[in-house]
Context: one part of a larger RNA
């Protein structure tokens, strides 16, 4: 390759947007080049080998039927379909408006309260701090406590939730301003403007880099005490990159739901969150999302089950026994660490 796969055995790209391609919703007509089955005409063409038999006085060769196989393929006409074209039409797919509507969606600006540190002044006096026990360590140079002020910085307690919002990453004090995308609901518009998407392009946690700030805490390195046979750790007491901004790289994660995106179909119960309808029932009904259970059905089994791991289609993607190796080389990317595509020998 194929084929069977891809939640947990290999294996869905971190996630969106989106070019080529691929696929694509009703009805009328057009075309008649493309499939393609029943049919048509017997007109034309192919009709192997083995095997069976005829022909020979006989064996052989050899050739002639039969068989194979035949109501076949192959050709010729050739309606309808179906997919493309080409025109029109039509709403339900998509979208757009008009009206409500929940929210830690995003960017900025301003500001508060509590706690921790350090400084100031008072008060007071021998301890504090730590830990299974200690000791490094802070203290009469007056420390811990207490109370008042005051700096600065960094996170937001209660609410608070299996909530909620956002393509993922992720998003939580409050005020503004700026802005984006849901969802619900009834008309109106608009006509298939649709999915998927190789390449490409945005974005993407932590750490990391680079330049200026910034530093309360917390704390990689390191330094001491401690445990230990040893202790380059756990534990403690100190601490410097970071962690915070601002700009600008770096493309990485068990970026997990270990489940790719869209579409439609399949019994039910229970519970939350946003809407609309009913009219006040401790209800019901429909939409759209988040959780729990549980039929059929799937599964190797766990377990999945209207937000499928179920029946189905379209599309990407990625997978082929372990280890060598996510390694080496080449290439592209990066300020740099490295990323990224990605073998193989030898070996079981």
């Nucleotide at each position: 390759c194929u084929a069977g796969g891809c939640a947990u055995c290999a294996a869905u790209g971190g996630c969106a947007c989106g070019u080529a391609g691929g696929c694509g919703g009703u009805u009328c007509a057009u075309c008649g080049g493309g499939u393609c089955u029943c049919g048509u005409g017997c007109a034309a063409g192919u009709g192997a080998a083995a095997g069976u038999u005829g022909c020979c006085a006989a064996c052989a060769a050899g050739u002639g039927a039969u068989g194979g196989a035949a109501u076949g393929c192959u050709c010729u006409c050739a309606a309808a379909a179906c997919a493309a074209u080409u025109g029109a039409a039509g709403u339900u797919g998509a979208g757009u408006a008009a009206g409500a509507u929940a929210g830690a969606g995003g960017a900025g600006u301003g500001u508060g309260g509590a706690a921790u540190u350090u400084c100031a002044u008072g008060u007071g006096u021998a301890g504090g701090g730590g830990u299974u026990c200690a000791a490094u360590c802070c203290u009469u140079a007056g420390a811990u406590c207490c109370a008042c002020g005051a700096a600065g910085g960094a996170a937001g307690g209660c609410c608070a939730a299996a909530a909620g919002c956002g393509a993922a990453g992720g998003c939580a004090g409050c005020u503004c301003u700026c802005u984006a995308g849901g969802u619900c609901c009834c008309u109106a518009c608009c006509u298939a403007c649709g999915c998927u998407g190789a390449g490409g392009u945005a974005u993407g946690a932590a750490a990391g880099c680079a330049u200026g700030g910034g530093g309360u805490g917390c704390a990689a390195a390191c330094a001491g005490g401690a445990u230990u046979a040893g202790a380059u750790a756990c534990c403690c007491u100190g601490g410097u990159a970071g962690u915070c901004c601002a700009u600008g790289c770096c493309g990485u994660a068990a970026a997990c739901g270990a489940u790719g995106a869209g579409u439609c179909u399949u019994a039910g119960c229970c519970c939350u969150u946003g809407g609309u309808c009913c009219a006040c029932g401790u209800a019901g009904a429909u939409c759209a999302a988040g959780g729990g259970c549980c039929c059929a059905g799937c599964u190797a089994a766990u377990g999945c089950a209207u937000g499928a791991a179920a029946g189905a289609c379209u599309c990407u993607g990625c997978u082929u026994g372990g280890a060598g190796a996510g390694u080496a080389c080449a290439g592209u990317c990066u300020c740099a660490a490295g990323a990224u595509c990605g073998a193989a020998a030898c070996u079981c």
Predicted 3D model of a 348-nucleotide part of an RNA (small-subunit ribosomal RNA, central domain) from Thalassia testudinum. Its Rfam family is "Bacterial small subunit ribosomal RNA". Clan: SSU clan. Taxonomically the source falls in Thalassia (Eukaryota, Spermatophyta, Alismatales, Hydrocharitaceae). The full RNA is in RNAcentral, with records from SILVA. Its mean pLDDT, the model's own confidence on a scale to 100, is 82.